[in-house]
RNA sequence: CAAGCAGGCCGGGCAAUCGCGCGGCCGGGCCGGCCGUUCCUUGCAUGUCGGCGGUUACUCGCCGGCUUGGGGGAGCGGCUGGCCCGGAGCGAGGAAAGUCCGCACUCCACAGAGCAGGGUAGCGGGUAACACCCGUCCGCCGUAAGGCGAGGACCAGUGGCACAGAGACGACGACCCAGCGGGCAGGAGACCGGCGCCAGCCGUCCCCCUCCCGCAAGGGGGUGAAAAGGGUCAAACUCUACCCGGAGCAAGCUCAGAUCGGGACGUUGACGCUGCUCGCCGAGUCCCAGGUAGAGCGCCAGGAGCCACGGGGCAACUCGUUGGCCAAGAGAGAUGAUUGCCUAGAACAGGAUGCGGCUUACGGGCCUGCUUGGUUC
Repeated sequence: CAAGCAGGCCGGGCAAUCGCGCGGCCGGGCCGGCCGUUCCUUGCAUGUCGGCGGUUACUCGCCGGCUUGGGGGAGCGGCUGGCCCGGAGCGAGGAAAGUCCGCACUCCACAGAGCAGGGUAGCGGGUAACACCCGUCCGCCGUAAGGCGAGGACCAGUGGCACAGAGACGACGACCCAGCGGGCAGGAGACCGGCGCCAGCCGUCCCCCUCCCGCAAGGGGGUGAAAAGGGUCAAACUCUACCCGGAGCAAGCUCAGAUCGGGACGUUGACGCUGCUCGCCGAGUCCCAGGUAGAGCGCCAGGAGCCACGGGGCAACUCGUUGGCCAAGAGAGAUGAUUGCCUAGAACAGGAUGCGGCUUACGGGCCUGCUUGGUUC
């Protein structure tokens, strides 16, 4: 320098203008509630005093003053709630995604054991837990750095084995060669028989060849990964070991309008009745239940949090009386737009209870370690 391997990090920045959301910030304005205090007031209550009336006398009645309490009003102070305006601050991700695993949390169910069902799988470790992570053995791939593994058990039982081939997991299978039996269809054909122009020609049992039907799995060939001496598959059923209750934050909890429902108590109206009592209906006041609308909590100032440092460990990880950092949290609705420059039309994409993983998507950039090859000193 080139080609790779592994890991980590960032994932637009700045400026101007305009715009959106939030409350645990600040300032101002308006409206309300509660408490304290001061003052005013009173057809209210209470107690007491005085006067008058009345009585034989008391009880009693009326009027007035004062005390205490209640009600009403005003001022001041404190606390608190709602709305509006202004300012400042903060405002999505490495995957917030898929919802594939594992938990926390909530409600429901639940003696124990077993069955069913689901899951995991070399060995050891980490963790709240996992199908995640770390170490290691073995197998495969790669020159290597490294990568991948669905790596318990086919001597428990059942089952599968493409294509090719006659036949493929059991005793079936006859495609070719070789072997045996039968058929006598075709061909060829000597002796023999017949004919002859003496060159031969014709017919023909057995035999031979071809064909057809069977027997035979002892041999060879051929097909195929495998034709049995047996092999392979559990990402086939199954067996072994271990783990697992269900539903999910629209979970769930609290407060609680209106309407409807139930109860108690009066009163009057209307119904029925000759009338009265009871009853019934409606209206009124008070109480209760359920929990809809709505509000609050769950729910974000957080916690199995992140980063350093120190101890342990090969590592994952863990411990610490150490230091530092964390401010979306809703209403299933905010987090943006334009212009300019860097610098070029920046990628994938957005919370909704939280957390640990995995997987998938992604323009571009940076860093570290390692391998192989080449070159130069």
Background: The RNA shown here (Bacterial RNase P class A) has 377 nucleotides and comes from a Chloroflexota bacterium. Its Rfam family is "Bacterial RNase P class A". From the family's description: Ribonuclease P (RNase P) is a ubiquitous endoribonuclease, found in archaea, bacteria and eukarya as well as chloroplasts and mitochondria. Model confidence (mean pLDDT): 76 of 100. The source organism's lineage runs through Bacteria, Bacillati and Chloroflexota.